[in-house]
Predicted 3D model of a 72-nucleotide RNA (transfer RNA) from Candidatus Kaiserbacteria bacterium RIFCSPLOWO2_01_FULL_51_21.
The prediction has a mean pLDDT of 83.
It was read from a public genome assembly.
Its Rfam family is "tRNA".

RNA sequence: GCGGGCGUAGUUCAGUGGUAGAACGCUGUCCUGAUAAGACAGAGGUCCUUGGUCCGAUUCCAAGCGCCCGCA
Numbered sequence: 001g002c003g004g005g006c007g008u009a010g011u012u013c014a015g016u017g018g019u020a021g022a023a024c025g026c027u028g029u030c031c032u033g034a035u036a037a038g039a040c041a042g043a044g045g046u047c048c049u050u051g052g053u054c055c056g057a058u059u060c061c062a063a064g065c066g067c068c069c070g071c072a
Stems, first nucleotide, its partner, number of pairs: 001071007010024004018055001026042005048064005
């Protein structure tokens, strides 16, 4: 330099056009003599950035940025 894949909560990942979810983690309450486990509740997201298509974009298209893989 060329080609491909990925980018979503603190972490690992779902979600493939219609106001974004799970597990673990975190906070509070209950339970316990106390802790762990368990039960209940809650917080936490400009969906990498910019532009385009569309009534509507995390999702489709283009460019850029970052990471990974292959080729040279």